[in-house]
Predicted 3D model of a 1376-nucleotide RNA (small-subunit ribosomal RNA) from an uncultured bacterium.
It matches the Rfam family "Bacterial small subunit ribosomal RNA".
The prediction has a mean pLDDT of 85.
The sequence is in RNAcentral, with records from ENA, Greengenes and SILVA.
């Protein structure tokens, strides 16, 4: 000293929470010793029992009396005297102290400082004087007597330091008359004279102690006053002895303290009264401090003593352990009556989370009595109990690595626990045993110790008897494993836990503190979060709606005085203890003793006089008045005007009008709307009109008149601080609303009807009543806003505008200056930022109002106001950890601007209807294995399920295993063939059949066995890698440095153009760079060079007429290498740019066409079943083998396709032209056979040579003639072919026969911009066989695009936002 928490992130405001310290504490776990302290905070609840205040015989009479002495004696005893000592009673002193508690008390109770000229004071000290002489009683005692008792009653006797007269007495008191002196005053002090009143007690020994009067002191009290002393105004008025006076009474003393009379005062927004709470202080805790909280223990004061009241005694009480009365409670009782008071020390019950022994002693300190000895003392000194607190000590120390064992973790290598232990050596504090043994004890000496045989000292034995608690996600020091699986639980705040939890529980380890450690509670701190020090109010909570003005607060220049505030010095006080500093004593410390300083305060006094204040004088600049002048929707009243709407009357005129997005309700043939003329009535005043004017605000708008308020300018005549603000008060105060009475054209809540809609108590339409208007009276609120209180002074500029004045000029005007308003921009400064910025939100001063987290709530209750509606004032319980402001980046908008895309539009062809193929859903099933799910799943994984595949189901088998590595034993093979058995695998049997060698064996393989392990298409794609889809081939995504911003961030990347493009140019606080774009790569279009075999053939020759051969490489083609296209050239546009438009040339022109290539990222997108992989799960099974079945099911729904519905066609005949591929377990020619699928056979070809291979649409000729057909071909029957161990479930193809639906397809929807769509065939991969799918190839070959309003998707800029899981968001109400 700060930290966590609002957000995707940021800054601010703001609350909540934490880290610190403390405690008379309590609870949980644990617990060795000692010292010093502390210990009913709750029931001022009730109390059994014991003790807590007595003492004096030197005040007194008596009683008892150890003992002594004398006399008598019947020797049993009796009597007199002395008598230590004990004592009930009389008497004296004490009991008013000490001890307890905090109920009451908001008060002169307490604190502090004064005063008493208004007082008292026993015992104590000092001084002066005195102590003479008498008297009468009452207890005790004796007798009688009442009562259960407590307690009495009567009669008689008696003493005193008990009681009462007398004498004496001043320096006492009172009265009267003086004198001196002091005081603000009442009056005080000193002093004189006269009169009156009033004392005394003895005891014992001789030393004294007492007694009386007076004075002084000391101590202790009493009373009065200044100042200070909690909360509430939802308590605003209180008060009749109340306030004062005169006169009395009373008191120690003043006083309405009490009384009679008189007056009507007194207190109060500077908070009376009332209500609630509370003993106050020194101090204690905390805090940097100001402060805040608190008032246990120790000390001072007060109050109380079962509750309430009262007096007596006394120096002192209205008396804790005294009295009387009343109440409640308890106890005794013979029922008549009595007794009691622990908030003294112990102790009991009760209450409570909770607080101790019915202990020892008067040895010390102190108190009471006494001459003293001494007695009493639960005050006090000690001991006991309690980790309740503070302080100190210990539980061992040194060495010790095989880094033991065990535990935990592990990447299995190790790491850690950990020098820790064991082990070796050493020590003995404390505890234990034994011996010795205090100080505290004072004075001349002796004697006296509860604590206590305690502290302390010495000796002895032995590491021996002695460690826990909390935490470990962040704040906050300290991490792993297992268990659990939004469960159990944790949590101070944020928050953890839904199968890999450092946050739950346990363990290991670690951190912290330690005889304690945590938790709970309370207080202060942090919190500048009540802000005096030290906060705010435009938007976060917060400026009153506006004015006027009372109290109050603050206030211009000059001079003088005073000394209240202020400042300085001195004096008194501020108790002690505590705290601080310096020392001393207990071994240290805690604790304690001594000394010092301080106690920031109050009072008195002496000074100072600047400032504030007060008083006086004066001034003019603040303020006001007068004069002159102009501006204005300022206010009130009266009158006048025209336009328009509506209505009425009359005319013209005819079928509609009106209204809407579209309609309807409505009006109209009984004549509307329209139009013309006349009239009625009410309300509002177009244009001018303007961030123009006026007003305090609300507000004010046709014109004229009257009355009237304010502001402004000029001048400088007058007053002379008269000012500013303003709690309460008073007034004004839009609209709506209320009351009474008018008025009512238009408009228009409510209401009615028509529409819209799922509904429509709305928006739209047709009507329409209050109301809107006027007069009078209420209401008193608004986003009454500039969300900005009023006033004054100061602080760069620029530019408009309104009103006035002055000056100048070249004058319908312009310029300059100035005053008062009203706007904009902007510097400094301020601000969280936005912004404000001479009209401040700047810098200062004064005054008022208001705020202190969100919700509950501007609600409830109370009060005031109001006719009511309601207004003003204005909480709490409970609940949340946020609520909020400004700005940032995104996403989003049925916001805006710009741009693009087969996105729409313009076209062509489809899908959706039919049949079939194929995939999916659903259903079914023993199983119909699994995955994929909007676009971006659905002819997808699957480039091809009859067995296999295969993961699914049924049945039968195996268990170190079908597959891998290691070990042991045995065998010699492995392999092949055959036979038996089985549904098949499995199983059984027979035959054939090795290599190297040093002869030990080895290699390799098989069989059997043991355990490590294998195996899993089992789970989790939300634990992962890799791969992929998608936005999207969209033009974007970022970085470095710099700059701007408190910051998140911005700039760059925005802007003006341009592009397919963040492509390029220009500009610019940016300058550069990277990933993307483009280019580089491949194919294709043109040409050239080179090379010609298996390719080609122009020319030459031959020919079986086939490039077949010779020959050639010109051409086609093939392959390798080059060239070519770059806005290079021209014109125009554009900014002299980039670029665009057009043109030339060219095979190709502005990216020539196509492909490959996919930025940062999004979707927890897809895949654990391609593969890899963490964790979990199975292990005679979720692994492995085999046979058969299933993945091919079938009421149905959807997607993707094929074939069609026909004449641009079908069929038949004959004829023409490709490209790209494939081929050895292969392609397979010619030939022959079969109607055909195909078969027989086998030439050629590992391919520019041979084969697949026939291209088809097309063109030609012929036929069909619009029909379910010579269209269409499903389905079915029969017979076959091929592949294959095997075509039943479940293949393809062929022939003959059969000949279904279907005649162009609803809503909706898909593809395509040129060699494209459409259409036609060909090939390949997979593959034994099995394409309408997929991937390729070529042939024929269109139409259309005005354009970007709209739909969808995307990009850039901008705007709004309460969204950020980001509009599939957030969120409101009702119901459950």
């Nucleotide at each position: 000293a700060g930290a966590g928490u609002u957000u995707g992130a940021u800054c601010c405001u703001g609350g909540c929470u934490c880290a610190g310290g403390a405690c008379g504490a309590a609870c949980g776990c644990u617990g060795g010793c000692g010292g010093c302290g502390u210990g009913c905070c709750u029931a001022a609840c009730a109390c059994a029992u014991g003790c807590a205040a007595g003492u004096c015989g030197a005040a007194c009479g008596g009683a008892c009396g150890a003992g002594g002495c004398c006399c008598c004696u019947u020797c049993g005893g009796g009597g007199a005297c002395c008598g230590a000592g004990u004592u009930a009673g009389u008497g004296g002193c004490g009991a008013a102290c000490g001890g307890g508690u905090g109920a009451g008390u908001a008060a002169c109770g307490c604190g502090u400082g004064a005063g008493c000229a208004a007082c008292c004071u026993g015992c104590c000290u000092c001084u002066c004087a005195g102590u003479g002489g008498g008297g009468g009683a009452c207890a005790a005692c004796a007798g009688u007597u009442a009562g259960a008792a407590a307690u009495g009653a009567c009669u008689g006797c008696u003493a005193a330091u008990a009681c009462c007269g007398c004498a004496u007495a001043u320096a006492a008191u009172g009265u009267a008359c003086g004198g001196a002196c002091c005081g603000c005053a009442u009056g005080a002090u000193c002093u004189g004279u006269a009169c009156a009143u009033g004392a005394a007690a003895g005891a014992u020994u001789u030393a004294u102690c007492g007694c009386u009067g007076a004075g002084a002191g000391a101590u202790g009290g009493g009373c009065u006053c200044g100042c200070g002393u909690c909360u509430g105004a939802u308590u605003a008025g209180a008060u009749a002895g109340u306030u004062g006076g005169c006169g009395g009474g009373g008191u120690a003393a003043c006083g309405g303290c009490c009384c009679a009379c008189c007056a009507a005062g007194u207190c109060g927004a500077c908070g009376a009264u009332c209500a609630g709470u509370a003993g106050c202080c020194g101090g204690u805790c905390u805090g940097a401090g100001u402060g805040g909280a608190u008032g246990a223990a120790c000390g001072g004061c007060c109050a109380c003593a079962u509750u309430g009241g009262g007096a007596c005694u006394g120096a002192g009480a209205u008396a804790c352990g005294g009295c009387c009365c009343a109440g409640a409670c308890u106890c005794c009782u013979a029922c008549g009556g009595g007794a009691g008071g622990c908030a003294g020390c112990a102790g009991u019950g009760g209450g409570g989370a909770a607080u101790a022994u019915u202990g020892g002693g008067c040895a010390a300190u102190g108190g009471g009595g006494g001459a003293a000895a001494c007695c009493c003392u639960g005050a006090c000194c000690c001991a006991g109990c309690a980790a309740c607190g503070c302080c100190g000590c210990g539980u061992g120390a040194a060495g010790g690595a095989a880094g033991a064992a065990g535990g935990c973790c592990u990447u299995c290598g190790g790491g850690u626990u950990g020098u820790a232990a064991a082990c070796u050596u050493c020590u003995u504090u404390u505890a234990c045993c034994a011996g010795g043994g205090a100080a505290g004890a004072a004075g001349a000496a002796a004697g006296u110790g509860a604590c206590g045989g305690u502290a302390c000292c010495u000796g002895g034995a032995g590491a021996a008897a002695a460690a826990g608690c909390c935490a470990c996600g962040g704040c906050u020091a300290a991490c792993u494993a297992c268990g659990u699986g939004c469960c159990a639980g944790c949590a101070g705040c944020c928050g953890c836990g839904g199968u890999a939890a450092u946050a739950c529980g346990u363990a290991g380890g670690u951190g912290g503190c330690a005889a304690g450690c945590g938790u709970u509670g309370u207080c202060c701190g942090g919190a500048u979060u009540u802000a005096c020090u030290g906060g705010g109010u435009g938007u976060a909570a917060a400026g009153g709606g506006c004015g006027u003005g009372u109290a109050g607060g603050c206030g211009g220049g000059a001079u003088u005085a005073c000394a209240g505030g202020u400042c300085a010095g001195a004096u008194g006080u501020g108790a002690a203890a505590u705290a601080c500093c310096g020392g001393g004593g207990c071994u240290c410390a805690a604790c304690u003793c001594c000394g010092g300083g301080g106690c920031u305060g109050c009072a008195u006094u002496u000074g100072a006089a600047a400032c504030c204040g007060u008083a006086a004088u004066u001034c003019u600049u603040g303020a006001g008045u007068a004069u002159c002048g102009g501006a204005g929707a300022g206010g009130c009243a009266g009158g006048c005007g025209g336009a328009a709407u509506u209505c009425c009357u009359a005319g013209u005129g005819u079928a509609g009008c009106g209204g809407u997005g579209a309609a309807a309700u409505g009006c109209g043939u009984a004549g509307a709307u329209a139009u013309u003329a006349g009239g009625a009535g009410g309300a509002a005043c177009a244009c001018c009109a303007g961030u123009g004017g006026c007003g305090a605000a609300g507000g004010c708008g046709g014109c004229c008149u009257g009355c009237u308020g304010g502001a402004c300018g000029a001048c400088a005549a007058c007053u002379g601080a008269c000012g500013c603000u303003g709690a309460g008060g008073c007034g004004c105060g839009a609209a709506a609303g209320c009351g009474u009475g008018g008025g009512g054209a238009g408009c228009a809540a409510a209401c009615a009807g028509g529409a819209u809609u799922a509904g429509a108590u709305a928006c739209c339409c047709u009507g329409g009543u209050a109301g809107u208007c006027c007069a009078c009276g209420c209401c008193g609120u608004a986003a009454a806003c500039g969300a900005u209180g009023a006033a004054u002074a100061c602080u760069a500029g620029g530019u408009g505008u309104u009103g006035g004045u002055g000056a100048g000029c070249a004058a319908a005007g312009c310029u300059c200056a100035u005053c008062a308003g009203u706007g904009c921009c902007g510097u400094c400064g301020c601000a969280a930022a936005c912004g404000c910025a001479g009209u401040a939100a700047g810098c200062a001063u004064u005054c008022c109002a208001c705020c202190u987290g969100g919700g509950g709530a501007g609600u409830a209750c109370g009060u005031u106001c109001g006719c009511a509606a309601g207004a003003a004032u204005g909480a709490a319980a409970c609940u949340c950890a946020a609520a909020g402001g400004a700005a940032u980046u995104g996403a989003c908008g049925g916001g805006g601007a710009c741009c693009c895309g087969c996105a729409c539009a313009a076209g062509c062809g489809g899908u959706g209807g039919a049949g079939c193929a194929u995939g999916u859903g659903g259903u079914u099933u023993a199983a119909u294995u699994c995955g994929a799910a909007g676009c971006a799943a659905c002819g997808c994984g699957a480039a091809g399920a009859a067995c296999c595949u295969u993961a699914c189901c049924a049945a039968g088998u195996c268990u170190u295993g079908a597959c891998a590595u290691c070990c042991c034993a045995c065998u010699g093979a492995a392999u092949a063939a055959c036979a038996c058995u089985u549904a098949a695998u499995c199983g059984u049997g027979u035959u054939a059949g090795u290599c190297c060698u040093u002869c030990g064996g080895g290699a390799c393989a098989g069989u059997g066995g043991u355990g490590a392990c294998a195996g899993g298409u089992g789970g989790u794609g939300c634990a992962u890698g890799g791969u992929u889809g998608u936005c999207g081939u969209c033009a974007g995504c970022u970085c470095g440095u710099g700059u701007c911003g408190u910051g998140a961030g911005a700039u760059g990347u925005u802007g003006g153009g341009u592009u397919a493009a963040g492509u390029c140019c220009c500009g610019c606080a940016a300058c550069g760079a990277g990933c993307g774009c483009a280019a580089c790569c491949c194919c294709u279009a043109u040409u050239c060079u080179u090379a010609g075999u298996a390719g080609c053939c122009a020319g030459c020759a031959g020919u079986u007429c086939g490039g077949c051969u010779g020959g050639g490489c010109a051409c086609u083609c093939u392959g390798a290498g080059a060239a070519g296209a770059c806005u290079g050239c021209c014109a125009g546009g554009g900014a002299u740019a980039a670029c665009c438009u057009g043109g030339a040339g060219g095979a190709a022109g502005g990216u020539g066409g196509g492909g490959a290539u996919g930025a940062c990222g999004u979707c927890a997108a897809a895949u654990c079943a391609u593969c890899a992989u963490g964790c979990c799960c199975c292990u005679u099974a979720u692994g492995a083998c085999u046979u058969g079945g299933g993945c091919u099911a079938c009421a149905c729904a959807c997607g993707u396709g094929c074939u069609a519905c026909a004449a641009u066609g079908g069929c038949g005949u004959a004829a023409a032209c490709a490209a790209a591929g494939g081929g050895a377990a292969g392609c397979g020619a010619g030939a022959c056979c079969g109607c055909g699928a195909g078969g027989u056979g086998g030439a050629g070809c590992a391919a520019a040579u041979c084969c697949c291979a026939a291209a088809a649409a097309u063109a030609a000729c012929g036929u069909c003639u619009c029909a379910g057909u010579u269209c269409g071909g499903g389905u079915u029957g029969u017979a076959g072919u091929c592949u294959g161990c095997a075509a039943c479930u479940c293949g393809a193809c062929u022939a003959c026969a059969u000949g279904a639906a279907g005649c162009u397809g609803g809503a909706a929807u898909c593809g395509c911009u040129a060699g494209u769509a459409a259409u036609c065939g060909c090939g390949a991969a997979u593959c034994a066989g099995a394409a309408u799918g997929u991937c390729g190839c070529g042939g024929u070959g269109a139409a259309u695009a005005c354009g970007u309003u709209c739909c969808c998707g995307g990009g850039u800029c901008u705007u709004g936002c309460a969204c950020a899981c980001a509009c599939c968001g957030c969120c409101c109400g009702u119901c459950a």